[in-house]
Molecule: small-subunit ribosomal RNA
Organism: Anaeromassilibacillus sp. An250
């Protein structure tokens, strides 16, 4: 310059609902896996993750006779002896081989204990090294020597195993020649190098070598010295590797120097001597944890997490030490000590080390055979055959994993049986089987056979593979089916058994327990458990936050660091390019190959995002210089101020003292007492002390960094702010640590103390009052000096510095302009309200930002546990700073919504109150109820809204109860048979049901083929089923009370709002009303409200019979009038006035019969009370079935020490009796009924029997009223209870009816504490019908008659409608909820102690061994004629030195009597602290006090709610 690739899902839980914030679970990969079910085949891999616990048996490293000396020794030659096939001897000699020598046991294999270190990893370095076998080159092996195993012989020893003497070889072992490009010593000259110094060069002078073997030989193989190379290791360095600071100081050979020693080599690595230094907040030390790496698993990524297999690097081999050999080790299968432990033993000693590869015991939720073989690759010896190799190459075991294959394929509807649901019609399992045709992958028999080997040689193997036959024949399971998450129904169960990853199922109709049919999902697997990433942007680098959810430090000042105005040049560290080294191999990623694919294997390329070294750029950071005024300071000149220290000095008050004057109360409170006071108090007036504190000015006014500052003067002292531009020239910000300042309250110490006032003490209140209220009253509050250092130290808002509409107060300067003074206008600081964009979860911020960028510092990561423990720091103490886990709970929080509360608020209505009137509660008696009681006293209603309620009427019946006596397909309904017609009559037992047994009478309806047969009906009978006032009203319907005849619920559309929701409905007026009108982002609509229905009140018409009657009466006749009962009018604020906004109304008038919904009644909106009824009825599902069904006889429902509801009667004189009987009603009812007139009874009744299915007859007659009397008594009130003595109903009046006469005459004299009910034809009062009904009403529903008092007003009780407004309620205040005590069960701190680990430390002891030392004994090789030396080996001695001992701390555990708070449980026990003004506003801090929440003092805070004023601000 081109071009390509590669890629990020969410959900569920907080609440009534939103949004938000945040935590907690889930779907998806992956595992050396393990359990549960369940299991054909093949390939390829993988396999003690725990006890580095301890190990029985085998192998896992050995070879080399071509180094050597022996031994044995087939077999050949000889030769003796002879018993002719045996012994002996001699030679040669394939071949074996203990034993000396070489090479090899450092490699292969195992394990991760240990280790946070140059161990690992990357990348450098060594001029400070080594390096056996192997390659190269160059140069040489001449001549000697002493000895030693093996052998043998003795001896010890139980064995391991050693000791003497005596004999031998070598490529063992030593001298000595010779030698340099070798070593070392000396001076020296070139030349590299970052230093120290390396290299070549030529010289002197000393020193160091050597083996031989096979072979006829040729020649191999070896051997010594030098030089390179290769490989292999060592050493050292720069970068990178884990938490914890509740671990902050570590260090004595420690850091460095000189000299030496030691090594292969640099170094304190040792070692003397000098110096005192070296590390560390960029985390030193010490504590935990942990082999690292290539990879691997997850993930969009950039992380996270992890090192099983394979491959590279380390460390280790029983533990600990230690050194030997050796090219190479301080050595897995070597040695020596030392400690555990095991085994052997004749007790004297000896022998071992599986974390090789089998395997075995343990330990575990768990991990294979005591296999085959050197064929292959490959190591070790050896010239070589070859020998070894548990390396490795196979096999075996395990569905442990990935990958592939099958279990069969195609037709097949009578939609087969069977099996489940079922709405009984059917669906469904299902083309699924059955049948029918195929086909043969795996299998099974048979039969051929490999490649792996480039001659031979195959464990694997008679495998792979390939032909043929056979035969659908041997081959499907798991999980899950409430959401998330694909998948649903019966039946069992009954908060039980269970499930459950998280919300959560389960208390009788479970898609969630169990089974069972069906369904969905994987499938030789499928669930479950465990880690691990993922989702989780939930630690945010990518990639987040802190006003109110966690979350800004109480404020300044200042170090370190971090960060940094303008322009100019330098350099090249950070940056960016390029180039070359490296980044092993495998993995991963693309491309091509090979096993039928695939898994898996090979090839090739990319890729390894990094490190190093060079070369270059130079814009930006950085660095080094120069310049430069804007940041930032200085000056000069003004100005405001409770800024701070000290000193002085004022008055006004309260309280004490002293006098005077005065007299009985003062004080105090909701109301009261303690308390003061005739010993003179409080009130007064006068003098007088004394401490504190500064009214009024005073203001979202000023200073201050904060905490905070408030009479006045002086004195000293800090910051600010404005002008100005003279100077300095980035001097800046920010700020871990540090320091320093910091309300109350406390704490020490010396002082003052009027007033107030925690502890305390008294007096109320209270159930109780350790509180609130009173009286009192000490610390304290005041002052000096020192300490604590925390508060809602708050704007719950860190600091600086820039930029981003505006408006309008105010404090402080200054400039304009202009005056006689103000106003006005710019501009800087400062301090508040509003409000725009933008922000923000939302409420709210908004130039004084929570907006828009930036740079630091500080803090936060789920609630509690806990600001607790522990430990450390400070502090005289209290206590502050720092600051965890265990365990526990899916939540816990913010903002705002939208009911519902509230002992908040504001408006309004109600017989709510008030202002009347009568009443309940007191008495009898009825009734209802609770309670007892009973055989059994049937059920139900239960605050208002249960209690003369269901039931408009229990002697039997009703009746459901209770006792006893009956029945069993049934008292009732259908279906089937067989009979009869059905009915109907009277008779014996029985209490009756019922039995038993006569049968007088009686003979119906349809069809007909006249035999009959059918319907209905009754008897038999079988079983189906009948019945249940049995349960569940919390499984239902339907009906009904309530709020409440209260003015409310809602919709659509549209607007706002992330969203729940809001707007509409809110406000300003009106009404009885969301009635109506005005405004309004809202415009319309439904259901309620009104009206429309019915009754009354006026008229009108019209219709007149049984109603009326102006016709003397009766017929008769009208139909004006009552009056019936049907249509009509009428009333609408319509009309005047005044109010009022000109509306809608509201007052007052007129007219009218009625005047403002006239007056009553039907009519009850959305919804609440899991309200009431399963006993009216009707139904799910459960129970009973010779009984919880049914029938009958009696009993009970009516009981009675009491409690309370609802009535009647009353207590009198507004009355009682008495007469007055032709005074006056309405509404209703009558055929199994109403019942007249007459006639008896005192009466209740009876005879009676007109008349009426009704404006006709009947009931039916009102009664209060009026007039007489009684005179305030328990009465001429009151009737209760009782006795006779009688009516009525009805089979029957004992339990247990009613009603009359007569006779008895009880309680009672107007009712506490409480309460009802009612506003006009009402209350009161006074009688009259009705339905239940044989009979039975004080109750219930109706009727009319007489007919009243008061309502100023809405503070205040009740209940309600609407705005607000506060909540931590939403089961919604009958709500929520704190804290002690009791008990249960967990985890956890203190704890005298008591036992263990860890690691150091100082001190003994000191193996074994290196090194020095020393020469006691010994003593081949060399010297020496010898003596002896050298030279070694033992011994022994010293340094160091493992385990061991001791000792004191230290740290880490564990167990610990008591204890001490903490969390969680069932409906405990006390009380009521928060939440509404929460009933004393609450919270923080600290004191102090109380069983317990707390309470009280003092300072703070608003994260109080109400009233009211003040200032400001908005809009007109």
């Nucleotide at each position: 310059a081109u071009u390509u690739u590669u890629a990020g899902a969410g959900a569920g839980u907080u609440u009534g609902a939103u949004c938000c914030u945040g935590g907690c679970u889930c779907a998806g990969g992956a595992c050396g896996a393990a359990c549960g079910c369940u299991g054909g085949c093949g390939g390829c891999g993988u396999g003690c993750c725990u006890a580095a616990c301890a190990c029985a048996u085998g192998c896992a490293a050995g070879u080399c006779g071509a180094a050597c000396g022996g031994a044995c020794g087939a077999g050949a030659g000889g030769g003796a002896g002879c018993u002719u096939g045996c012994u002996c001897c001699c030679u040669c000699a394939a071949g074996u081989u203990a034993g000396u020598g070489g090479c090899g046991g450092a490699c292969g294999g195992g394990u991760g204990a240990g280790u946070a270190a140059c161990g690992c990893g990357u990348g450098a370095g060594u001029a400070a090294c080594c390096u056996g076998c192997c390659u190269u080159u160059c140069a040489g092996a001449g001549g000697g020597g002493a000895a030693u195993a093996a052998c043998a012989u003795u001896c010890u020893g139980a064995a391991a195993a050693g000791a003497a003497u005596g004999c031998u070889a070598a490529u063992a072992c030593c001298g000595c020649a010779u030698a340099a490009u070798g070593u070392c010593a000396c001076a020296g000259u070139a030349u590299c190098g970052c230093a120290u110094g390396g290299u070549a060069c030529a010289g002197u002078g000393a020193c160091c070598a050597a083996a031989g073997g096979a072979g006829c030989a040729a020649u191999c193989c070896g051997c010594u010295g030098a030089a390179a190379g290769a490989u292999g290791g060592a050493c050292u360095c720069g970068c990178g590797u884990c938490c914890g600071a509740u671990u902050a100081g570590c260090u004595a050979g420690u850091u460095g120097g000189c000299g030496g020693g030691a090594u292969a080599a640099a170094g304190g690595c040792c070692c003397a001597c000098c110096a005192a230094g070296g590390c560390g907040a960029c985390g030193a030390u010490c504590g935990g944890u942990a082999g690292c790496c290539g990879g691997a698993c997850u993930g969009a990524g950039a992380g996270g997490u992890u090192g099983a297999u394979c491959g590279g690097c380390c460390a280790c081999a029983u533990u600990g030490g230690g050194a030997c050999u050796g090219a190479g080790a301080c050595a897995c299968g070597g040695c020596c000590c030392a400690g555990a432990c095991u085994c052997c033993u004749a007790c004297g000693g000896g022998a071992g080390g599986c974390a090789g590869c089998a395997g075995u015991g343990g330990g575990g939720g768990a991990u294979a055979u005591u296999g085959c073989a050197c064929a292959a690759u490959g190591g070790g010896g050896g010239a070589a055959a070859c020998c070894c190799u548990g390396a490795u190459g196979c096999a075996g075991c395990a569905a442990c994993g990935c990958c592939g294959c099958g279990u069969g394929a195609a037709g097949g509807a009578a939609g087969a049986a069977g099996g489940u649901c079922u709405u009984c019609g059917g669906a469904u399992u299902g083309u699924a089987a059955a049948c029918u045709u195929c086909u043969g992958u795996c299998c099974u028999c048979a039969g051929g056979g490999a490649a792996g080997a480039u001659a031979a040689u195959g464990a694997c193997g008679g495998u792979a593979c390939c032909u043929g036959a056979g035969g659908a024949g041997g081959a499907a399971g798991c999980u899950c089916c409430g959401g998330c998450u694909a998948a649903c129904u019966a039946c069992g169960u009954g908060c039980c058994a269970g499930c459950a990853g998280c919300c959560g199922c389960g208390g009788u109709a479970a898609u969630a327990c169990g089974u069972a049919g069906g369904g969905a999902g994987c499938g030789a697997g499928c669930g479950u458990u465990g880690u691990c990433c993922g989702g989780a942007u939930u630690u945010a680098c990518u990639g987040g936050g802190u006003g109110u959810a966690a979350a800004g430090g109480g404020u300044g000042c200042g170090u370190a660091g971090g960060c940094g105005g303008a322009u100019c040049u330098g350099c090249a560290a950070g940056u960016c390019a390029g180039u070359a080294g490296u980044g092993a191999a495998a993995u991963c990623c693309c491309a091509g190959g090979g096993c039928u694919u695939a898994a898996c294997c090979c090839u090739g390329g990319a890729a390894c995002u990094g490190c190093u070294a060079u070369u270059g750029a130079a814009a930006c950071u950085g660095u080094g210089g120069g310049u430069c005024u804007u940041g930032a300071g200085u000056g000069a000149g003004g100005u405001a101020g409770a800024g701070g220290c000290a000193g002085g000095c004022g008055g006004a008050a309260u309280u004490c003292c002293c006098g005077g004057u005065g007299u009985a109360g003062c004080g105090g409170u909701g109301a009261a007492a303690u308390g003061c006071g005739u010993a003179g108090a409080g009130a007064u007036c006068g003098g007088g002390a004394g401490g504190a504190a500064c009214a009024c000015c005073a203001g979202u006014g000023g200073c201050g960094a904060a905490g905070g500052c408030g009479g006045c003067c002086u004195g000293c002292u800090g910051g600010g702010c404005c002008u100005u531009a003279a100077c300095u020239g980035a001097c800046g910000c920010u700020g871990a640590g540090g320091c320093a300042c910091g309300a109350a309250a406390g704490c020490a110490u010396g002082g003052g103390u009027a007033g107030c006032a925690a502890a305390c003490a008294g007096g109320a209140u209270u159930a109780g009052a350790u509180a609130c209220c009173c009286u009192g009253g000490u610390a304290g509050u005041c002052c000096a000096u020192g300490c604590c250092g925390u508060a809602a130290a708050c704007g719950a808002u860190g600091a600086u510095u820039a930029c981003u509409a505006g408006g309008u107060g105010u404090g402080g300067g200054u400039g304009g302009u202009c005056u006689g003074a103000c106003c006005c206008c710019a501009u800087c600081c400062g301090u508040g309200c509003c409000g725009g964009a933008g922000u923000u979860a939302a409420c709210a911020c908004a130039a004084u930002a929570a907006g828009u960028a930036a740079u630091c510092c500080a803090c936060c990561u789920g609630g509690g546990g806990a600001g607790u423990a522990c430990g450390g720091c400070c502090g005289c103490a209290a206590g502050g700073u720092u600051g965890a886990a265990a365990c526990u709970c899916a939540a816990a929080g913010g903002a705002a919504u939208u009911g519902a509360c509230g002992g908040g608020g504001g408006c309004c209505c109600g017989c709510a109150c008030a202002a009347g009137c009568a009443g309940u509660g007191g008495a009898g008696u009825a009734u209802g109820u609770g309670g007892u009681u009973u055989a059994a006293u049937u059920c139900g209603a239960a605050g208002c809204a249960a209690c003369g309620c269901g039931a408009a009427g229990a002697a039997c019946c009703u009746u459901a109860c209770c006792a006893g006596g009956u029945c069993u397909u049934g008292a009732c309904a259908u279906c089937c048979u067989g009979c009869u017609a059905a009915c109907g009559a009277g008779g014996u037992a029985g209490a009756g049901a019922u039995a038993c047994g006569u049968u007088a009478g009686g003979u119906g309806c349809c069809c007909u083929u006249c035999g009959g047969g059918g319907a209905a009906a009754g008897c038999a009978g079988a079983g189906a089923c009948a019945g249940g006032u049995g349960g569940u009203g919390c499984a239902u319907g339907g009906u009904u009370g309530u709020c409440g005849u209260c003015a409310g619920c809602u919709c659509g559309u549209g607007u706002c709002g992330u969203g729940a929701g809001a707007u509409g409905u809110u406000g300003g007026g009106u009404u009885a009303a969301g009635u109506c009108c005005c405004g309004c982002a809202a415009c319309g609509a439904g259901c309620g409200c009104a009206a429309c229905c019915c009754c009354u009140g006026c008229u009108a018409u019209u219709a007149g019979u049984u109603g009326c009657u102006a016709c003397g009466c009766a017929a008769g006749a009208g139909c004006a009038c009552u009056c019936u009962a049907a249509u009509a009018g009428g009333a609408c604020u319509g009309c005047c006035g005044u109010u009022g906004a000109c509306a809608a109304a509201a007052c007052g008038g007129a007219g009218g019969a009625a005047g403002g919904u006239g007056g009553g009644g039907a009519c009850g909106a959305c919804g609440u009370c899991a309200a009431a009824u399963c006993a009216u009825c009707a139904u799910g599902c459960c129970c009973c079935u010779u009984a919880u069904g049914a029938c009958c006889u009696g009993g009970g429902c009516u009981a009675c020490a009491c409690a309370c509801g609802u009535a009647c009667u009353a207590c009198a004189a507004u009355g009682g009796c008495c007469g007055u009987c032709a005074a006056c009603a309405g509404a209703g009812a009558g055929a199994a009924g109403c019942a007249a007139a007459a006639c008896u009874g005192c009466g209740a009744a009876g005879u009676g029997g007109a008349g009426c299915a009704a404006a006709a007859c009947u009931c039916u007659a009102a009664a209060a009223g009026c007039g007489g009397u009684c005179c305030c008594a328990g009465u001429u009130c009151g009737g209760a209870u009782c006795g006779u003595a009688g009516g009525c109903u009805g089979c029957a009046a004992c339990c247990c009816g009613c009603c009359u006469a007569c006779g008895u005459g009880a309680a009672g004299u107007u009712g506490g504490a409480a309460u009802u009910g009612c506003u006009a034809g009402u209350a009161a009062u006074c009688g009259c019908g009705g339905a239940u009904c044989a009979u039975c009403a004080u109750g219930c529903c109706g009727c009319g008659g007489u007919g009243a008092a008061u309502a100023c007003g809405u503070u205040c009780c009740c209940g309600g409608g609407c705005c607000u407004u506060g909540u931590a309620c939403a089961c919604a205040c009958c709500g929520c909820c704190c804290g002690u005590c009791a008990c249960a069960c967990c985890a956890u701190g203190g704890g005298a102690g008591c036992c263990g680990g860890u690691a150091a430390u100082a001190c003994c002891c000191g193996a074994a061994g290196u090194c020095a030392g020393u020469a006691g004994u010994c003593u081949a090789a060399c010297c020496g004629c010898a003596a002896g030396g050298g030279g070694g080996a033992c011994g022994c001695u010293g340094c160091c030195g493992a385990a061991g001992g001791u000792a004191g701390g230290a740290u880490u555990g564990g167990c610990g009597a008591c204890u001490g708070g903490g969390g969680u449980g069932a409906a405990g026990u006390c009380g009521u602290a928060a939440c509404a003004a929460g009933g004393u506003a609450g919270c923080c801090g600290u004191a102090u006090c109380g069983g317990a929440a707390g309470g009280u003092g003092c300072g703070g805070c608003u994260g109080g709610a109400u009233c009211a004023c003040c200032u400001c601000c908005u809009u007109u």